RNAcentral holds the sequence, with entries from MGnify. Lysine riboswitch aptamer from a bovine gut metagenome, 160 nucleotides, folded computationally. The coordinates come from a structure-prediction model, not an experiment, and the mean pLDDT is 79.
RNA sequence: GAUAGAGGUGCGGCUGCGAUGAGUACCGGUCCGGAGGGCGCUCGAGCCCGGUGAAGGACCGCAAAAGGCAAGGCCGCCGAAGAGAGGGACAUGAGCAUCCCCGCUCUGGUGCUGUAUCGAACAGGUGCCGCACUGUCAUCAUGUGUGAUGGAGAGCUAUC
Numbered sequence: 001g002a003u004a005g006a007g008g009u010g011c012g013g014c015u016g017c018g019a020u021g022a023g024u025a026c027c028g029g030u031c032c033g034g035a036g037g038g039c040g041c042u043c044g045a046g047c048c049c050g051g052u053g054a055a056g057g058a059c060c061g062c063a064a065a066a067g068g069c070a071a072g073g074c075c076g077c078c079g080a081a082g083a084g085a086g087g088g089a090c091a092u093g094a095g096c097a098u099c100c101c102c103g104c105u106c107u108g109g110u111g112c113u114g115u116a117u118c119g120a121a122c123a124g125g126u127g128c129c130g131c132a133c134u135g136u137c138a139u140c141a142u143g144u145g146u147g148a149u150g151g152a153g154a155g156c157u158a159u160c
Stems, first nucleotide, its partner, number of pairs: 001160005008078001010077006018069001027061006036049004040096004081107004086102003108134005114128005136151006
């Protein structure tokens, strides 16, 4: 350098009966209300609706969807993959958000508590601290069974 492997509730993608979302939003009607409301968010500008009744509220009728979850199945794999801030592109009058790209940095893996955040949610995701289990290598000890400490995947094992 090449090839092939190991960790295990292992990682990711697609699909997925179904539940949740929700008797909620939207729409329509009646009543209260009485001047504002809408165009992803903020400012500016412009446009649209509004005393022929705005915002908001109550009741009645009708009545969803998306994201997220999901047994199982299929596919790609073992920096699998995930995250962070920054830069670029898109867009704008300007800034932000969404989606996409770039390299840099961090994380071996899984689980749980707490906390923050996203979310309709007590589901689930993500970040951080802590704890536990586990794989791997190094060092030391050892009763050769194992134990302790430390490191990180650009690692480890095997073969050529």
Of the family's consensus pairs, 100% are formed in the model.